[in-house]
RNA sequence: GAUUUAUAAAGAAGUGGCGAGAGACUGGCUCAAUGACCCGCUGGCAACCAUCAAAAAACGAUUUGAAAAGGUGCCAAUUCCUGUCCAAAUUCAUAUUGAUUUGGAGUAUAUAAAAA
Numbered sequence: 001g002a003u004u005u006a007u008a009a010a011g012a013a014g015u016g017g018c019g020a021g022a023g024a025c026u027g028g029c030u031c032a033a034u035g036a037c038c039c040g041c042u043g044g045c046a047a048c049c050a051u052c053a054a055a056a057a058a059c060g061a062u063u064u065g066a067a068a069a070g071g072u073g074c075c076a077a078u079u080c081c082u083g084u085c086c087a088a089a090u091u092c093a094u095a096u097u098g099a100u101u102u103g104g105a106g107u108a109u110a111u112a113a114a115a116a
Stems, first nucleotide, its partner, number of pairs: 003114006013042005021031003025083001027081002043075003048071002051066005079108001084105008
C1' cells in the first nucleotide's frame, strides 16, 4: 500500500511556534494575517483494540456491563453539502424533459482491528 469487517446526524480547549492557504478529490459553500492549516506542551472527548466481571460455550472466542492507568484515534461546520443508482413528492410544462426536496442503497474518504 492492497483486502475483509465494524462505525461515521453525539462529544471535546488553552497556549507557544510557523507564516499561507486550508477543509482528501469534483462542484459548491465555509474557515483564514483578529494568524487558519500544520507542529509542540498542557487539557479534554470517546470507547475500536487491550483489561476486568457475568452469562453462554467446552477447545469455544459470542453477548452484556464496568473502568479509562495501556495501544491508537479525535477536539469548526452531519464524513460541511455534493458526486452513482432507485423510489416518492413538488414545480415548469400540451406531453416528453428539466429543476428542487425527501428517503433508501451504493461509491469514495476517515478511524479501529485482523490475517497474509
Record summary
The RNA shown here (SAM riboswitch aptamer (S box leader)) has 116 nucleotides and comes from Sphingobacterium sp. SGG-5. The RNAcentral record of the sequence draws on Rfam. Rfam family: SAM riboswitch aptamer (S box leader). Rfam links the family to the GO term regulation of gene expression. The organism belongs to Sphingobacterium, within Bacteria.